[in-house]
């Protein structure tokens, strides 16, 4: 883009086309072919006459034309059916037209009607009349026809013509006298039959078919050739250029797409053919085997008096069915055209018209101009506004359309006559009046918000969309597109170069046959000639019409139509041309063959032989063990193994030589020698002369495995058994161990049969290595050089390629031939068919499902891949944790509540820097409702304060007191009130911001420019060294540049210096606070590429980043936080706000985490004694003195703090008991008695004295931190706070041990490698088993179509016979006869039995695999060495993958 179109919503108006694709299912009723009295007799009617008759009319009949056209349908049909071109010397032709020539006599009938009679009817018998353009004799033959004969000529052949001689056939009248008709022949137009070349669908899972088959002769039929039919001979005839056979189809002009070639179609119109209820005959006939004729069969409907009879809408309405679906039981013969007929005329569902359907094409129409408060109103909103929108209203205007009224047509060639139609136009009048819908708006595709819904409901044409913010579903508004339409769906073309002829491909994506040898085929080397099939020109013919294109005219214009010109073919013929192909005929030697000399090799096949090992077997030494593994058993061995000599037997393979070596078509060939053979190479060249490439079938050979017979069996090994291994282990490992492996023979025929590359041949840069020939050339003879062939590698320029890659051995440029592929799974299955003993092989589908599979390369991410390197990662250490008590967290349990969060690391002494109310977000009760909190609006004056009542408080009630400012309008508080609202630690950290963890203080991450790649990308950023570092240096198609390193910032350590409160007794500066100096591989040696730098030393307070800290790159974990804050949406609003009291967050079988205490003598206890820094301090630190055993208390000085206070620091030291003991270790626990905060310590707080005095004697697997002032041990201080630390931060004090190393475990960096992963290994993924579905093979068999063949009966009918019957016309006087007709008989012969059979469908108990199916079960087989390297044929075995 298209459609005979259906469907959904939707509809104004006209032209102009169109309309049963299904059930060639069935049909009521009408109608669809008549007509002629100028062929003919009859009957009955009218008119006119008195009638006779005459006119005219109707009706059946006889006879004539018609009824074979026209109109319908697409079932059959794959055919000369159709299309194109031809033949017909093998045919016919009614009606018309020309042309010849004719029409004399003459006869018997019979239908109408009559009369009888049989039937329910249809319908029929018989007796009598009667014409005729009906019938039938004679006669006439220009010409025909037939037989004989003769002559001419064509043609591939023949029945053509001409001519002669014999037989034979003709005719019809009728009239109005114009005519219309008869008969014969000959031509003519126009119709028709037959034949023939060429074109014309799928399936080869249809490969062989044929018995009238194929030819002949003969004969019969036919209008006419012919096996068309017969008889009789021959054996043919078709067919891989697809015969036959199955399926499917009407064919063409054309339609529809396409740029074309093509694809597809075959409605409407036109041509051809087929059919007419299915099947069958034939009759009349110019013409049929006849839609609206006849016989017969048969199904099916109807009428019936049950005896019998009628019917055939695929005509034109219309009915029913079926269907997704398709229309009036009109009008009219007025045109056009047909039948008939001298005409009038009479018939025409052919036609013209009209109806009905937006089915289609094509045109109009629903207004136009103006008009901004951008009006209401609706959607949105950032609340400003936007948008619908000049749209509307409203003014002005118009009349197509619509309603009336008037006029009225051509269509009619000569009068009258129009179905369409009072229509088409014309003109008047009214009045914006009567007319807008549909799809879509996530990308492909033009159009976006908003609400609703919440993987629901749905959408979906592909990709996909929906799990609480949906431009995707559904709803509004808004846009976008087509508009009387719009969309669905169906179906064809394109787009698809996606079957590729134009115009693909085949190493790795699908796709080269395992390999050869060759048949048909196709293709071919060089020159002459010749011919002219291919080709090419020119030319004649044909290609109907419509249609198509371009022109022009007709309806206002268009669709539409007319007219005229063009295009439209592998067509048919004729003449030309002679280059290439083709042929035919010579020649030639460059292909290819051959010859003659040499070479080289695991090339094939047989026969001997040979040695080195394994086992076995015999003997000899010898003793306890061996053999095996990751380790181990089984196994073998005191019956003497294993080791070792010796000496037998046997099969089987043949070290070293051996090489990217060599041969051969491939499989594939390795000890030697012999025989016998196949095939390359070179080198020569006086021989054949295109003998040549490829190759569809066919034919050979064909690893392994496997089969059959019949041998042989050391080793070595499927299955097998047994040991282990492990959750199992039907495996991997191990001991044993049959087929087998080996011969001989014959099967099988397949492998990742691989170079995943077919075979020949030309052509196109070079290097190199090697096997083997050959020439020339140097030589010291040992080699060497240079050149030339034919192998086998390897690198590589041009090109080639989607990368990888190929690259003269192409996968490059080209040529011939052949196999071969078309998305993945289904499946190399199944069915068929075909080889094979089988096992299986070859050939090979489809239903059904998928949105893919797939190739090559990319970046990652991972590997039980590799290399380098870090890191308290590991080792090496020192203290710990897991055990014990207690304290905290958390889990779980419980609970009215035990509020929430966090969840490997990275949640668990974390939000908590501190839950007795309070916090507090929970529970339980008891209260408020504009609210505990904000803004805004009325009113009103109070709030407060105080004291009572009640109450568990919140609150409520009384009573008493008592305002501030103010510019006077009011404000501040406050109470009451109404409403907007507030409020929410309800939900969404998977909407968010903001922080925050973590990988990681880790060396990483990127970017501009250039370069390479088609890209993605890649280089930089790899590489060699180096470092803590992508530090830094060198190399390098890359330069250079940003976030990270580093540094700069703070602190600590040396120095100097300023300043000097409070330190300090001065003066001073250990000391506070401040500013400068100081280190950078600078120096000296070695390493080092003398580059970065590294290692050792020197000086230095400090030495190679001097120690700390602060500082966290792109980014990763939908990490975490909605409960810290902020915030989008959602939800709640007399509750999920809010306030009050008690409770709970402190619960306890019990399980984890992270800590205290400690298990004691490096210690406890006691008594003496020394030394600190960091901080804090006014609702505060709290001195001095006092009292109390002691918490701790009266007490008050100083101190906003270098000035006062916190504030004795403790380990330690010195002494002194304890003496290894559940202890003078431990301290849990619990009594009891006191302090202290604070309304309040009942739940449930810290302290203190006395008393009790629990586990617990160093802690299983397993973890954990730490590398130097570190660990460990020891006190201290601060923050959170009214009180409450074992936590968390900070501080100083003492003050270690170990690091050989980088093998192993974590984790991480770089570089490489495999990869089927990319949510990235917590990945991905097989196969069994179970469920569900769905298509599908097999299946005893049921059961349907649908083909023919065999045998049987055998209608109608033609044909043939026909000796019985019947017979007007001719012959005969006559009798009879000739003819003809029937019964009857025979051939064929539809159909109907009866048998077997071929194909196809349906279904079938069970059954075998298949697809599919959010969370089924076993295992792990596959991708990374996938943890046994993975795939392949084959053969056992196994639950499954598999082994």
């Nucleotide at each position: 883009g298209a459609u005979g179109a259906a469907c959904g919503c939707u509809g104004g108006c006209g032209g102009c086309g169109u309309g049963c694709c299904u059930a060639a299912c069935a049909c009521a009723u009408g109608c669809a072919a008549g007509u002629c009295g100028a062929a003919c007799g009859a009957g009955g009617g009218u008119u006119a006459g008195c009638a006779a008759u005459a006119a005219u009319c109707c009706u059946a009949g006889u006879g004539g034309c018609g009824c074979a056209c026209g109109g319908g349908u697409g079932a059959g049909u794959a055919a000369c059916a159709c299309g194109u071109a031809g033949c017909u010397g093998a045919c016919c032709u009614g009606c018309c037209c020309c042309g010849a020539a004719c029409a004399g006599g003459g006869g018997g009938a019979u239908a109408a009607c009559u009369g009888a009679c049989c039937g329910a009817a249809a319908g029929g018998u018989u007796g009598g009349c009667u014409a005729a353009u009906a019938c039938c004799c004679c006669a006439u033959a220009a010409g025909c026809u037939c037989a004989c004969g003769g002559c001419u000529g064509u043609u591939a052949g023949a029945g053509a013509g001409c001519u002669g001689c014999g037989a034979g056939a003709a005719a019809a009248g009728u009239u109005c006298c114009g005519g219309c008709g008869g008969u014969u022949c000959g031509g003519g137009a126009g119709g028709g039959g037959g034949c023939u070349g060429c074109g014309u669908c799928c399936c080869a899972u249809c490969a062989g078919g044929u018995a009238g088959u194929u030819g002949g002769u003969g004969u019969g039929g036919u209008a006419a050739a012919g096996g068309c039919g017969c008889a009789c001979c021959a054996a043919g005839c078709c067919a891989u250029c697809g015969a036959c056979g199955g399926g499917u189809a009407g064919g063409g002009g054309g339609c529809c797409u396409g740029a074309g070639a093509g694809g597809g179609u075959g409605a409407c119109c036109c041509c051809c053919c087929a059919c007419a209820c299915u099947g069958g005959a034939a009759c009349u006939g110019a013409g049929a085997c006849a839609c609206g004729g006849u016989c017969c069969a048969g199904a099916c409907u109807c009428c019936u008096a049950c005896g019998g009879g009628a019917g055939g809408c695929a005509g034109c309405a219309g009915u029913g069915a079926g269907g997704a679906a398709u229309a009036u039981u009109g009008c009219u013969c007025a045109a056009u055209g047909g039948g008939c007929g001298c005409a009038a005329g009479c018939c025409u569902g052919a036609a013209g018209c009209a109806g009905c359907g937006a089915c289609g094409c094509c045109g109009c129409g629903u207004g136009g101009g103006c008009g901004a408060u951008g009006a209401a109103g609706g959607u949105c909103u950032u609340c400003g506004g936007a948008u619908c929108g000049u749209a509307a209203a409203g003014c002005c205007c118009u009349u197509u359309u619509c309603u009336c009224c008037g006029g009225g047509a051509c269509g009619a060639g000569c009068a009258a006559g129009g179905a369409c139609g009072g229509u088409a136009c014309c003109g008047g009048a009214g009045g914006a009046a009567u007319a807008a819908g549909u799809g879509u708006c996530g990308g492909c595709u033009a159009a976006c918000u908003a609400c609703g819904u919440g993987c629901c409901a749905g959408c979906a044409g592909c990709c996909g969309c929906g799990g609480u913010a949906a431009a995707a579903c559904g709803u509004a508004g808004g846009a976008c597109g087509c508009a009387a339409g719009c969309g669905u769906u169906a179906u064809c073309c394109g787009g698809a170069a996606u079957u590729a002829c134009u115009g693909g491909g085949c190493g790795u994506a699908a796709a080269g046959c395992g390999c050869g040898u060759g048949u048909a085929g196709g293709c071919g080397g060089a020159u002459g000639c010749g011919u002219a099939a291919g080709u090419c020109a020119c030319u004649g013919u044909u290609g109907a019409a419509a249609g198509c294109g371009c022109c022009g005219g007709g309806c206002u214009a268009a669709a539409c139509u007319c007219g005229g010109c063009g295009a439209g073919g592998u067509g048919c013929g004729g003449u030309g041309a002679g280059a290439c192909u083709g042929c035919g005929c010579g020649u030639c030697u460059a292909g290819a063959g051959a010859c003659u000399g040499u070479c080289a090799g695991a090339g094939g096949g047989a026969u001997g032989c040979a040695g080195a090992a394994u086992u076995c077997c015999g003997g000899g030494u010898g003793u306890a063990g061996u053999g095996g593994u990751g380790a181990a058993a089984u196994g073998c061995g005191u019956a003497g193994a294993g080791a070792u000599c010796c000496g037998g037997a046997g099969g089987a393979a043949u070290a070293c030589c051996a090489g990217a070596g060599g041969c051969g078509a491939a499989g594939g060939c390795g000890g030697c020698a012999u025989c016998c053979u196949g095939g390359g190479a070179c080198a020569g060249c006086a021989c054949u002369g295109a003998c040549g490439c490829u190759g569809a079938g066919a034919c050979g050979c064909g690893a392994a495995a496997g089969c059959a017979u019949g041998g042989g069996g050391a080793g070595c090994g499927a299955a097998c058994g047994g040991g282990a291994u492990u959750a199992g282990a039907g495996a991997c490992c191990c001991c044993g161990g049959u087929a087998g492996u080996c011969c001989a023979u014959g099967c099988c025929g397949u492998a990742a049969a691989c170079g995943a590359u077919g075979c020949a041949a030309a052509c196109u840069a070079g290097a190199u290595g090697u096997g083997u020939g050959c020439g020339c050339u140097c030589u010291a003879c040992g080699g060497g050089g240079c050149g030339u062939g034919u192998g086998c590698g390897u690198c590589g320029c041009a090109g080639c390629c989607a990368a990888c890659g190929c690259g003269a051995u192409a996968a490059g440029u080209u040529u011939g031939c052949c196999g071969c592929c078309u998305g993945g799974g289904g499946a190399g299955u199944a069915c068929g068919g075909u080889c094979g003993c089988a096992a299986g092989g070859c050939u090979a589908a489809a239903a059904c499902u998928c949105a893919a599979a797939g190739g090559a390369a990319u970046u990652g991410a991972c590997g039980g891949g590799g290399g380098c390197c870090c890191g308290c990662a590991c080792a090496a250490g020192c203290a710990g944790c897991g055990g014990a008590g207690c304290g905290u967290g958390u889990g779980g349990u419980u609970u009215a509540a035990u509020u929430c969060g966090a969840g490997g690391c990275u949640a668990c002494a974390c939000g908590a820097a501190g839950a007795a109310c309070c916090u507090u977000a929970c529970c339980u009760g008891g209260g408020u409702u504009u609210g505990a909190c904000a803004u805004c609006c009325c009113u009103u004056g109070a709030c407060g304060g105080c004291a009572c009542a009640u109450g568990a408080a919140a609150g409520u009630g009384u009573g008493c007191u008592u305002u501030c400012c103010u510019u006077c309008g009011g404000g501040a508080c406050a109470a009451g009130g109404a409403g907007a609202c507030a409020g929410g630690u309800g939900c969404u950290g998977c909407a968010u911001g903001g922080c925050u963890g973590u990988c990681g203080u880790c060396a990483g991450c990127u970017c501009g420019u250039g370069u390479c790649g088609u890209g993605a990308g890649a280089u930089g950023u790899u590489c060699g060294g180096u470092u803590a570092a992508g530090u830094c240096c060198g190399a390098a198609a890359a330069c250079g540049a940003g976030c990270g390193c580093a540094a700069c910032c703070c602190u600590c350590g040396g120095u100097c210096u300023g300043u000097g409160u409070u330190a300090c007794a001065g003066g001073u500066g250990u000391c506070a606070c401040g500013g400068a100096c100081g280190a950078c591989u600078g120096c000296c040696g070695g390493c080092g590429g003398c580059a970065a730098g590294c290692c050792g030393g020197a000086g230095g307070a400090a030495g190679g980043u001097g120690g700390g800290g602060a500082u966290g790159a792109c980014g990763u974990c939908a990490a975490g936080u909605c409960a810290g804050c902020a915030u989008g949406g959602c939800c709640u609003u007399u509750a999920u706000a809010u306030c009050c009291a008690g409770g709970g967050c402190u619960a306890c079988a019990c399980a984890c985490a992270c800590g205290c205490u400690a298990c004691a003598a490096u210690g406890g206890g006691u008594g003496g004694u020394a030394c600190a820094g960091u901080g804090g301090g006014u609702u505060g630190c709290c001195a001095a003195g006092g009292c109390g055993c002691g918490a701790g208390c009266c007490g008050g000085a100083g101190c906003c703090a270098a000035u006062c206070c916190u504030g004795c620091a403790a380990a330690g030291c010195c002494a002194u008991u304890c003496g290894u003991a559940g202890u003078u270790c431990g301290g849990a626990u619990u009594g009891c008695a006191g302090g202290c905060u604070g309304c309040a310590a009942c739940u449930c707080g810290c302290c203190u004295g006395c008393a009790u005095g629990a586990a617990g004697c160093u802690g299983g697997a397993g973890u954990u931190g730490c590398u130097a002032g570190u660990a460990a041990c020891c006190g201290u201080g601060c923050a959170u706070c009214a009180g409450c630390a074992u936590g968390g931060c900070a501080c100083g004090g003492u003050g270690a041990g170990u690091a050989c190393g980088u093998u192993c475990c974590c984790g991480g960096g770089c570089c490489u490698u495999g990869u089927a992963c990319a949510c990235a290994c917590c990945g991905c993924c097989c196969g069994u088993c179970a469920c569900g579905u769905c298509a599908u093979g097999a299946g005893a068999g049921u059961u349907c179509g649908u083909c023919a063949c065999g045998c049987c009966u055998g209608a109608a009918g033609u044909c043939g016979g026909g000796a019985a019957g019947g017979u007007a016309a001719c012959c005969g006087c006559g009798a009879g006869g000739a003819g003809c007709c029937u019964a009857c008989c025979g051939c064929c012969g539809a159909a109907g039995g009866c048998a077997g059979g071929g194909c196809g469908g349906a279904u079938g108990a069970u059954u075998g695999g298949g697809a599919c199916g959010a969370a089924g079960u076993c295992g792990u087989a596959a991708c990374a060495a996938g943890g046994u390297a993975g795939c392949u044929g084959u053969a056992g075995c196994g639950g499954a993958a598999g082994c």
A computed fold for a 1443-nucleotide RNA from an uncultured Chloroflexota bacterium, annotated as small-subunit ribosomal RNA. The coordinates come from a structure-prediction model, not an experiment, and the mean pLDDT is 86. The RNAcentral record of the sequence draws on ENA, Greengenes and SILVA.